[in-house]
Parts: sequence; structure tokens; C1' cells
RNA sequence: GUGCAGCGCGCCUAGGGAUCCGGUCGGACACGACGCAGGACCGAGAGGUGCAAGCCGGUCGAAAUGGCGCAUUGCCGACAUAGACCGGUGACACGGCGGGACAAAAACCCGGGAGAC
Repeated sequence: GUGCAGCGCGCCUAGGGAUCCGGUCGGACACGACGCAGGACCGAGAGGUGCAAGCCGGUCGAAAUGGCGCAUUGCCGACAUAGACCGGUGACACGGCGGGACAAAAACCCGGGAGAC
């Protein structure tokens, strides 16, 4: 320098619309209009936060298959590995057009994609 793989979950926010409830307006009713600082709902790779996986270090720490030996308890395997706990790390990150979903929309999903540096 090039290529491949991985980058999870919860809660929340920026943001988002309008199914449901509520509200406002119109209407005699039926119903229609309005996202409306409401209840809820959707919601970030490149926002926040808490975890997890992974990785590193420390402390502790087996058993079995198998092999050997034997009067018997055995020995090797094994200062290992699995595993437990503790601590650390858990990074970085420019970016469309277009398309897609639920009622609809979005910074959601396609997408850490195309492309750019």
C1' cells in the first nucleotide's frame, strides 16, 4: 500500500411523522380539517449512557480420553488447559442521490453500502 472479516444488546436523546387516546377548529348530525410544547409511537455506524462479546494483565485453578505402573493408595498427562474472580481495554469514523417499511415520516432500513479523503 492492497484485500478479507467483525463491529452486538438495553435505556435515552437529536430528529420524525399522525394509526390509537386526548386537544383545537368547522359542522345540526354524520363527519371533516389541524401535529397541536399532551399521552403514546418510530428513532441514530458516523449522538449520549449502561452492559455484553472479543482482547490484554493478575490471583486462584480442576477433570477426562489416553499412557505408565502396581500388593494397594498410585504416577504421567498437568508449573498445562477448561473454568472462576479481579483489573484494564472495548477504539476510530467524511458521505449522497435513489429506493423501502409500519398509519406515516425521519438522521430508521438498504448503509461503516455507492462515492470521497
This is a predicted structure of a 117-nucleotide RNA (Guanidine-I riboswitch aptamer) from Labrenzia sp. Its Rfam family is "Guanidine-I riboswitch aptamer". About the family: This family represents a conserved RNA structure found upstream of the ykkC and yxkD genes in Bacillus subtilis and related genes in other bacteria. The function of this family is unclear although it has been suggested that it may function to switch on efflux pumps and detoxification systems in response to harmful environmental molecules. The model forms 100% of the base pairs in the Rfam consensus. The source organism's lineage runs through Bacteria, Pseudomonadati, Pseudomonadota, Alphaproteobacteria and Labrenzia. Model confidence (mean pLDDT): 79 of 100.